This is a predicted structure of a 117-nucleotide RNA (FMN riboswitch aptamer (RFN element)). It was read from a public genome assembly, where an Rfam model found it. It matches the Rfam family "FMN riboswitch aptamer (RFN element)". Rfam links the family to the GO term FMN binding.

RNA sequence: UGGUUACUUCAGGGCGACGAGAAUUACGUCGACUGGCGGUAUAGCCCGCGAGCCUCUAUGGCAUGAGAUGGUGAGAUUCCAUCGCCAACGGUAAAGUCCGGACGGAAGAAGGAAUAC
Numbered sequence: 001u002g003g004u005u006a007c008u009u010c011a012g013g014g015c016g017a018c019g020a021g022a023a024u025u026a027c028g029u030c031g032a033c034u035g036g037c038g039g040u041a042u043a044g045c046c047c048g049c050g051a052g053c054c055u056c057u058a059u060g061g062c063a064u065g066a067g068a069u070g071g072u073g074a075g076a077u078u079c080c081a082u083c084g085c086c087a088a089c090g091g092u093a094a095a096g097u098c099c100g101g102a103c104g105g106a107a108g109a110a111g112g113a114a115u116a117c
Stems, first nucleotide, its partner, number of pairs: 002117001003115003007111004015031005032097002034087002036049004044085002052062003067083005089100003
């Protein structure tokens, strides 16, 4: 320094006003806000993964959104500029921002320990 084993800790953010209405942070108008983890030139929208469901309980199966143009550079769909777009499941007047599963789980991150080389 890397491998293996078990363990400990940590690990998701965000809405207002007005209108209509019996009723809306959900609809309409206007304006605003948020962005999990690994990879890669720094990424919500490039590649992969997680949160859901099923199950033979897994290293399996299903489901799983969105970006262009220009600039700099050796290198960037990641930086800068401009314009744009997206957001699981259940509930409820139709929800990325409310309530709930969840004082949960998890991609993973960190740490010390044991062990062999």